Description
This is a predicted structure of a 1480-nucleotide RNA (small-subunit ribosomal RNA) from a bacterium.
[in-house]
RNA sequence: UUAUUGAGAGUUUGAUUCUGGCUCAGGAUGAACGCUGGCGGCGUGUCUAAGGCAUGCAAGUCGAGUGGGUUUAGACCCACGGCAAACGGGUGCGUAACACAUUGGUAACUUACCCCGAAGUCAUGGAUAAUCUUGCGAAAGCGAGUCUAAUACAUGAUGGUAGUGAGGGGACUCAAGUCAUUCUCACUUAAAGAUUUAUUGCUUCGGGAAAGGCCUAUGGCUUAUCAGCUAGUUGGUGAGGUAAUGGCUCACCAAGGCUACGACGAGUAGCGGGAUUGAGAGAUCGACCCGCCUCACUGGGACUGAGACACUGCCCAGACUCCUACGGGAGGCUGCAGUCAAGAAUAUUCCCCAAUGGCCGAAAGGCUGAGGGAGCGACGCCGCGUGUAUGAAGAAACCCUUCGGGGUGUAAAGUACUUUUAAUCGGGACGAAACAAUGACGGUACCGAUUGAAUAAGGGGCUGCUAAACUCGUGCCAGCAGCAGCGGUAAUACGAGUGCCCCAAGCGUUAUCCGGAUUUAUUGGGCGUAAAGCGUACGUAGGUGGUUUAUCGCAUCUCCUGUUAAAUCCCGAGGCUCAACUUCGGGGCUGCGGGAGAGAUGGCUAAACUAGAGACCGGGAGAGGUAAGCGGAAUUGCUGGUGUAGGGGUUAAAUCCGUUAAUAUCAGCAAGAACACCUAAUGUGAAGACAGCUUACUAGAACGGUUCUGACACUAAGGUACGAAAGCGUGGGGAGCGAAUGGGAUUAGAUACCCCAGUAGUCCACGCCGUAAACGAUGGAUGCUAAGCCUUGGAAGUAUCGACCCUUCCAGUGCUGUCUACCUAAGUUAACACCUUAAGCAUCCCGCCUGGGGAGUACGAGCGCAAGCUUAAAACUCAAAGAAAUAGACGGGGACCCGCACAAGCGGUGGAGCAUGUGGUUUAAUUCGACGAUAAGCGAGGAACCUCACCAAGGUUUGACAUCUAGCUGCAGAGCCCUGGAAACAGGGCAGCCUUCGAGGGUGCUAGACAGAUACUGCAUGGUUGUCGUCAGCUCGUGUCGUGAGAUGUACCGUUAAUUCGGGAAACGAGCGCAACCCCUAUCCUAUGUUUUACAUGUCAUAGGAAACUGCCCGCUUUAAGUGGGAGGAAGGUGGGGAUGACGUCAAAUCAGCAUGGUUCUUACACCUUGGGCGACACACGUGCUACAAUGGAAAGUACAAAGGGACGCCAAAGCGUAAGCUGGAGCAAAUCCUUUAAAACUUUUCUCAGUUCGGAUUGAGGUCUGCAACUCGACCUCAUGAAGCUGGAAUCGCUAGUAAACGUGAAUCAGCCACGUCACGUUGAAUACGUUCUCGGGUCUUGUACUCACCGCCCGUCACGCCAAGAGAGUCGGUAAUGCCCGAAAAGCCUCGUUAGAGGCGCUAAGGCAGGACCGAUAAUAGGGGCGAAGUCGUAACAAGGCAUCCGUAGCGGAAGCUGUGGAUGGAUCACCUCCUUU
Repeated sequence: UUAUUGAGAGUUUGAUUCUGGCUCAGGAUGAACGCUGGCGGCGUGUCUAAGGCAUGCAAGUCGAGUGGGUUUAGACCCACGGCAAACGGGUGCGUAACACAUUGGUAACUUACCCCGAAGUCAUGGAUAAUCUUGCGAAAGCGAGUCUAAUACAUGAUGGUAGUGAGGGGACUCAAGUCAUUCUCACUUAAAGAUUUAUUGCUUCGGGAAAGGCCUAUGGCUUAUCAGCUAGUUGGUGAGGUAAUGGCUCACCAAGGCUACGACGAGUAGCGGGAUUGAGAGAUCGACCCGCCUCACUGGGACUGAGACACUGCCCAGACUCCUACGGGAGGCUGCAGUCAAGAAUAUUCCCCAAUGGCCGAAAGGCUGAGGGAGCGACGCCGCGUGUAUGAAGAAACCCUUCGGGGUGUAAAGUACUUUUAAUCGGGACGAAACAAUGACGGUACCGAUUGAAUAAGGGGCUGCUAAACUCGUGCCAGCAGCAGCGGUAAUACGAGUGCCCCAAGCGUUAUCCGGAUUUAUUGGGCGUAAAGCGUACGUAGGUGGUUUAUCGCAUCUCCUGUUAAAUCCCGAGGCUCAACUUCGGGGCUGCGGGAGAGAUGGCUAAACUAGAGACCGGGAGAGGUAAGCGGAAUUGCUGGUGUAGGGGUUAAAUCCGUUAAUAUCAGCAAGAACACCUAAUGUGAAGACAGCUUACUAGAACGGUUCUGACACUAAGGUACGAAAGCGUGGGGAGCGAAUGGGAUUAGAUACCCCAGUAGUCCACGCCGUAAACGAUGGAUGCUAAGCCUUGGAAGUAUCGACCCUUCCAGUGCUGUCUACCUAAGUUAACACCUUAAGCAUCCCGCCUGGGGAGUACGAGCGCAAGCUUAAAACUCAAAGAAAUAGACGGGGACCCGCACAAGCGGUGGAGCAUGUGGUUUAAUUCGACGAUAAGCGAGGAACCUCACCAAGGUUUGACAUCUAGCUGCAGAGCCCUGGAAACAGGGCAGCCUUCGAGGGUGCUAGACAGAUACUGCAUGGUUGUCGUCAGCUCGUGUCGUGAGAUGUACCGUUAAUUCGGGAAACGAGCGCAACCCCUAUCCUAUGUUUUACAUGUCAUAGGAAACUGCCCGCUUUAAGUGGGAGGAAGGUGGGGAUGACGUCAAAUCAGCAUGGUUCUUACACCUUGGGCGACACACGUGCUACAAUGGAAAGUACAAAGGGACGCCAAAGCGUAAGCUGGAGCAAAUCCUUUAAAACUUUUCUCAGUUCGGAUUGAGGUCUGCAACUCGACCUCAUGAAGCUGGAAUCGCUAGUAAACGUGAAUCAGCCACGUCACGUUGAAUACGUUCUCGGGUCUUGUACUCACCGCCCGUCACGCCAAGAGAGUCGGUAAUGCCCGAAAAGCCUCGUUAGAGGCGCUAAGGCAGGACCGAUAAUAGGGGCGAAGUCGUAACAAGGCAUCCGUAGCGGAAGCUGUGGAUGGAUCACCUCCUUU
């Protein structure tokens, strides 16, 4: 300077908002694994055992320094000597450090080879290796003797601008010291030749380049459950040592040095350039490449050298391996290959020095596992291909299907092309620079030709997130799963098929990192209730800090400059066909240093100010603190008096006290504890907390002041002090209360709640403890931001004699309230709520939080007498835990209202017998369904056969029934006869079509499609039904309010049977329900009149109308809705009944009424038949009938209905029979006939309280009727028999008027009937309702909630069983670092001896040994807790007032949740009272 730059989703709930975690979508990797696999280029490849290594190679070279040997056309070898071997290559063990990075310094230093400059290179000497001779040894190797050379070694000379020392002057400097070379003097130190005529060596000095040593500052890990560390330690003087500074080393002296800005210790780790990711800030990492460091089997040490304390050198010690003749020796792949081991896992014992470099050499050249290449691995990135075009309204096959069709799909086949790739053949590089020669790669890249679509596609997924779905199989099984979750018979989620989606020579999975995650928040979070304010104050360090002026220029800002290695990154170009890759140029690398400038703000320094803060003076307020003294009431005890049988206690009781005189009452005495009224929304204090009165001492705050100081302030890590109750120690005290404990109750139990006792304790003194729901769940300070009211204290003014009251103003303390009325608050908040006492707007400082559980626990440490407190984890486990608010539901919460809900009444049930239904039992079967209300005289409104579904036995198999196809044979309304049989059926015989003549129709047989099923699933369904409930509710549109779920409307007041209506109101309207409309009935009118009436009226019937609407009057009420009363009227406020049942609830009932998806059976779970069963019977329950009697039974007589039914029917008269019934046949398809005498009632008689003249069960006998058939198993009649039962326990049901109760009548079903049932009909015909406290059910509002499968909910703890992880544990085993002592190699050092070589000794030290501790790890009998687990056991602690409100701290106790004491909190419901605000 330009450009680039931020995505979310799923999951807690019935739903919502928030908090908060978990999970996913992206990118990356030295990766691994699964399936698959055509080619090429460029990269990359033991992350584990710095574990062990066979074999080969990886460092040599020089004959132009020298001697010798062997051979001779080359040359090679040995030795002396020189240079190199300190580079290159590998690794990351160690190291938290000047190791690394950056910036400086070195005037405190060094440097072989290379370059430049100056000067020089003289003289001489003695040895020695190899060779030769010889000895020892298995070997490695080691000696002895005799020669000899040098660029090997030594001596001397010369020399300076070299070194050292001394002295003098100059410049700089605070000083130390340095510089200019300025001067003088003394001492010391050099050299090498070779070959040849040109070089190259060698020596000294100075400079350069490049490399290194040392030092400073700054920077970068975790841990305080590591808080104190350090004796060469810190400094000085001197000496030694080094290239050089320095405790680097030593002697002496001093006692220092480091540390909360984290020393010391522990853990982990090579560091950087950079890499990955990210919008960035950051976070994570340090493979490959580059720089630095470190190490070389482990530990120690020095030698050589310019350089090492040396990867392929030496010495010693140790471990390991190998050789050995047992005497001794050898070795070090963390070089390149390779091997074993380890591991999820990582390559060839390849080619070449052609290139680039390195070493040696004058050079040729040699060496080079550096390097260049090839090989292996989809390990990564990049590129290419697996064909192209055409080809059907669309083959086959497969899949799906609503059976019509659709999909795979132009896909294939077919036709026409192409040849990237592949194969074969031919040509053939660049890389070689320097005339020629020289290429491992390599006959490679590349080019040309020929052949032929030929050689080349898979992986994952398809419920949502997330692109892509259907069918079949399976049936909480098998399995899937990243999260939510899927699978229990219709699975788009499992497995398969088909189709589709994504990527593609790859695709998925796993692991790890970043992102998303603003989920550690500097950018960029929070702390009232979600996790989170220390219990409170004082105050140290630290951080922050009022007003004005000046200086400096430390922070800060601007500009310039040096550096920030290269590579990497970005931009622009270039080279490989493109790309990856690579080359060049530019930018950048946010850092550090230097220089110049600015002066605001912060800072230092200096001076000043008064608004912060403090001091002083004055008069007031207060339950502030400590100590002492005093007081009265009450309680208890004791003494005495009076007095007598109870008292006490509770829901009720009992334990207990009392005739030895209690309780009660009076008087006196004693003791301890607490201070009524005043007392309040009061006051004081930092908090805990503080209350009778008086006194003493003492602290703080407020107000007023024309006083003083002059920023002295705020906060506060560590620290210190205080700190309720409980508890502890010592000593007192002890009235009441009262953990523990004992007893009594309650209870299934009651280690509780209630009661009677009662010990610690509660009280005092002194000393500990240090915690609470220590709460406003709200840290402190300062400033700002609307009001109103009350109250405390102080001051001023008016007024007053002086006050009080009132009013006004100022400053301060404390309180209330703002949803509506008062008040506009604004603002904040997820909401609730907060709102000048902020949770608002800001600044400063401190503390704290980061999912739930494990756990405020374990271990460690500190404190404590103890109890325990403070600090404070992890493994493991879950996908939530949580906050606020919403709609419901629920409450042993509240308010209001209603209902035959209770109450008031009447009658029943429950007891008896019988009928009927159910359970149970039984059975071959007792078919099935229905189970609180809402099953049980229900399905069934008719089980002897049938019904019929059940059982036994016998039979049939295209079937008892429907449709169709094919074939066949015969035939007319399809039967008759015989035999067997219980029948069905089987066997045999006889007879035997129609026709329009088309095998057309009907029928039969055979075969096949199919029929059939009361088999299963009502939890797959339709339809229908029950119930809440004939309860008054349930919703919508628009608007408004709320972030939202939602609310409002629909709440409130009055009223109603009613969400009925009215008023008012952010609502306005509307819908389904209510009511009305419909039917019956009560009155009247009109018309009609059959079968009604002897006739007329009337009754009655038919069908049309009228009438009732709070319309009228009075009262009340809001001039309302309405309500009380009255009139009139047949009827009065819905006149009485019926039909009519909102949104929904109960997975309510029904697959057996019907229909129906799916499943199952198919010579049977189908069909037919006979017989049996559904009718059993110890028992239990429901619904009824009849009774128990005198309001009655029996007998006789006499009245009065309504509504129905009738042709396979109702059946008259008359006759017979005791009767059931029979005979009979008139009438009637019905207002005509029949059923049909209604019965209770009434009148008269009898019975006289008894198991009866009650009651009728049961049984015997005889009959009648229906019906093929009354045995199982019908009804009825007659005679006889004559059971239980004398009014029914606990409990429970119905009914409010033509009702209950009582009485009879009819009908459906039906051959008959088990009907005493059900449904209708009329007759007679009551009693009672004060009222809403209680029971049940319902409605509305409100409240609490941890419930939403909605209280039949949720949920806690012990115990039992299984699994898992962690801690403790007598101990045992191992590791790490250090300490003390012992021993002690090599090497350097010192001492002694020695001419030298060396020998001996001394002290120091590595390794080793011994000892006691520290820390870490592994393991362990055992005991304890924790987590998870299917439907186990015991209780029910919590959530509602959770049935004793809950919770916190503490103490005791108990199977367990827990209970109790004591102090505290509200995060307690309900009721009442007080106070405050507002209105009236």
Record summary
The sequence is in RNAcentral, with records from ENA and SILVA.